[in-house]
Molecule: transfer RNA
Organism: Ignavibacteria bacterium
């Protein structure tokens, strides 16, 4: 120094030929229970940033940034 891949809720991950984002676990409320604990239900939370393209962008383009590699 130069190729590559990654970035999605508190963790753990889905989700892409562009069309209102989801799951499991954790939390918060309710129901069960004398109580608690399992269950049952409801709720809250989230595309790494910035910018282009387009009616619309997790998604396709370019830049930055962390993190993994590989060449040198």
């Nucleotide at each position: 120094g130069g190729g590559g891949a990654u970035a999605u809720a508190g963790c753990u991950u889905a989700g892409u030929u562009g069309g209102u984002a989801a799951a499991g676990c954790a939390u918060g409320c309710g129901g069960u229970u004398u109580g608690c604990a399992c269950c049952c239900g409801c709720a809250a939370g989230u595309c790494a940033g910035c910018g282009g393209u387009u009616c619309g962008a997790u998604u396709c383009c370019g830049c930055u940034u962390a993190u993994c590699u590989c060449c040198a």